[in-house]
Context: one part of a larger RNA
């Protein structure tokens, strides 16, 4: 010397569960598999190092030595791993009371608003929509108003810098059905744990198969008005798929916090959600203490900077994935999946 990184240069798998595997708490006794120490065989000659020594020196030869990571076997040591045995609880689980929450399925319902070859009223020439117009719609009664009816879809205020959720993501109300966290006390198991290649579920739109459903909005429609030199556009006036629902596919994403999960330690200040506990006080409130979350400024540390900072990007272990000069290229070929669109996996030639 025995890589060295992944917030933004290139690099965190979109996310879970979980299977080999890798690591793994505190005591005691044991074993000796790894460790460590000696002793023996081996470890070829030649080479390399040492010492002497032959060619007038040296290469270059010859002799003795020493020294060879390793391997076998024997004899020890018992700290450390590791393995048997017994045994603890603090990790992890559980156990009994309470809490919060758009968590997730599934069924019911409500009121504003929007539209409507739908009925009825009042009323009469415009309405609409633009920077300004038109298209368009209206004397076969519109727009505008009232009252009825029907339909889909979304759910104002509350709304928060707030809640839940592994991620995706979740918002009227109401009920059944379920998943998860927090607190408190705390008998009980006693290391059951922590990560995870494969694998196995989930996974926004938009796409995609059937079958239903269409208010509003709307790719496409060189669709129609404008606009403009042109306008395959921005603007306007239509409008299909689609957006919804069921069952089933696809599997991407700026799936971002662009920051993998786990423990542990390492000033602080402030705001908020949730919960317990002490003070006050007649109670609420306030104030301190304590656990959990979510948010800002901030010490040391850290960074190329910017920033990070108890929710670390600090300080260390443990696992997992990932990077390794730009383009070719997330492509071609191959395999594997899908109906299909394509997805996954994943190069080289060449060239700077």
């Nucleotide at each position: 010397c025995u890589g060295g990184g992944c917030g933004u240069a290139a690099a965190g798998g979109g996310c879970g569960u979980g299977u080999a595997g890798g690591c793994g708490g505190a005591a005691u006794g044991g074993u000796a598999a790894g460790u460590c120490g000696g002793g023996u065989g081996u470890g070829a000659a030649a080479g390399c190092c040492c010492u002497g020594g032959g060619c007038u020196c040296a290469a270059c030869c010859c002799a003795g030595g020493a020294a060879g990571u390793g391997c076998a076997u024997c004899c020890g040591a018992a700290a450390c791993u590791a393995c048997c045995a017994u045994u603890c609880u603090u990790g992890a689980g559980g156990a009994u009371g309470g809490c919060a929450g758009a968590g997730g399925a599934g069924a019911g319902u409500g009121g504003a608003a929007u539209u409507c070859c739908c009925c009825g009223g009042u009323g009469u020439a415009g309405c609409g929509g633009u920077g300004a117009a038109a298209u368009g719609c209206g004397u076969a009664g519109a727009u505008a108003u009232c009252g009825g009816g029907a339909a889909g879809a979304a759910c104002a205020c509350c709304a928060g810098u707030g809640g839940c959720g592994a991620a995706g993501g979740c918002g009227g109300c109401u009920c059944u059905c379920u998943g998860g966290g927090c607190c408190a006390u705390u008998a009980c198991u006693g290391a059951c744990g922590c990560u995870a290649a494969g694998g196995c579920g989930c996974g926004a739109a938009a796409g995609c198969u059937a079958g239903g459903g269409g208010a509003g909005c709307g790719a496409a429609c060189g669709g129609g008005g404008a606009u403009u030199a042109g306008a395959u556009a921005c603007c306007c006036c239509g409008g299909u798929a689609g957006u919804c629902c069921u069952a089933g596919c696809c599997c991407u994403a700026a799936a971002c916090g662009a920051u993998g999960g786990g423990c542990a330690c390492u000033a602080g200040g402030u705001g908020u959600g949730g919960g317990a506990g002490a003070g006050u006080u007649u109670g609420a409130c306030c104030u301190c203490u304590u656990c959990u979350g979510u948010g800002c400024c901030g010490a040391a540390g850290c960074u190329a900077a910017c920033g990070c900072a108890u929710u670390a990007a600090g300080u260390g272990c443990c696992c997992c994935g990932c990077c390794u000069g730009g383009g070719g290229a997330g492509u071609a070929c191959g395999g594997c999946c899908g109906c299909a669109a394509g997805g996954c996996u994943a190069a080289a030639a060449c060239u700077c």